[in-house]
Molecule: Bacterial RNase P class A
Organism: bacterium
RNA sequence: UGAGCAGCCCGGGUAGUCGCCCCGGCUUUAUGCCGAGGGAGGAAAGUCCGGACUCCGAGGGCAAGGGUGCCUCCUAACGGGAGGUCCCCGAUGAAAAUCGGGGAAGGAAAGUGCCACAGAAAAUAUACAGCCAACUCGGUCCUUAAAGGAUCGAAGGCGAAGGUGAAAACGGGAGGUAAAAGCUCCCGACGGUCUGACCGGUAACGGUCGCGUGGUAAACCCCACCCGGAGCAAGGCCAAAAUUAGCGAGUACGGCCCGUACGUUAUGAGCUUAAGUAGGCCGCAAGGAUCCUGAUGGCGACAUCAGGACAAGACAGAUGACUACACAAAUACAGGAUCCGGCUUACAGGGCUGCUCACUUU
Repeated sequence: UGAGCAGCCCGGGUAGUCGCCCCGGCUUUAUGCCGAGGGAGGAAAGUCCGGACUCCGAGGGCAAGGGUGCCUCCUAACGGGAGGUCCCCGAUGAAAAUCGGGGAAGGAAAGUGCCACAGAAAAUAUACAGCCAACUCGGUCCUUAAAGGAUCGAAGGCGAAGGUGAAAACGGGAGGUAAAAGCUCCCGACGGUCUGACCGGUAACGGUCGCGUGGUAAACCCCACCCGGAGCAAGGCCAAAAUUAGCGAGUACGGCCCGUACGUUAUGAGCUUAAGUAGGCCGCAAGGAUCCUGAUGGCGACAUCAGGACAAGACAGAUGACUACACAAAUACAGGAUCCGGCUUACAGGGCUGCUCACUUU
């Protein structure tokens, strides 16, 4: 310098002109004027997870149902995050180990189920081809006094060797036996809710010894922990017309009189009440689990303290366009709708950091 991988940041600036929504002020209340007032994002998105808030429900416990699932910590909470443990893959290395990536990672030693094809058998081995003849029974033969021996058969013992398969009842050696076998011993491999021991660690887990020896729980299941329901069209307030219930002979025309109008036993003017439709207001927007900077504590997520900053708010609805300048160029994905914390997905281009590799120079 280039390439790859991982992580993070930005994703437009200045000036002018014309517009849009909201806020404030003024007035002649107007579709007006004024303002050194404000006006989308890193994802505003998907609506996947968690909360705030609101209404309804709710005595406690158990069961059902749903969810989560290595450990510790962070957090308002989470299926999120940080740090670690174990396992798998890759690179380097003689090894120890280091670096990078990935993991729905509790339990198969409670019980049930399943394990295609092939194969004898896929789990209390119904022995295919085999090995054995110790034990029991029967036949034949040999020796024969008895006993014994040989052989055949029945019943039986054997998972050692064979081939099959993704996986074959832990591997090697020795002992052992009629033949065999973790049946026993030595060495080794593997395993764990072993209500085993000791040591280290908060713990997951690691080490030594004992104990044990198919796999499968994104199969049923078991264990531990968590979970009431609906959602801002939540929900609250005000409230035309018409309706409802009651009073009712007067009521309105700014105080009084006259006058006029509407009513005067009702097809009843007017007053009051209820419910809450149309409509309006709140929720809802300027201050909140907010952001920035610094200090302190912590490996870190984060916490505490100090200082400072911050008015988008419609009603399914504004936040735009053009010109000039610098520049390689101003081009990506995309637009709030109660709010907040995450996750996931989309993204032209630019920048920074770390690791690995290649090349060049000293």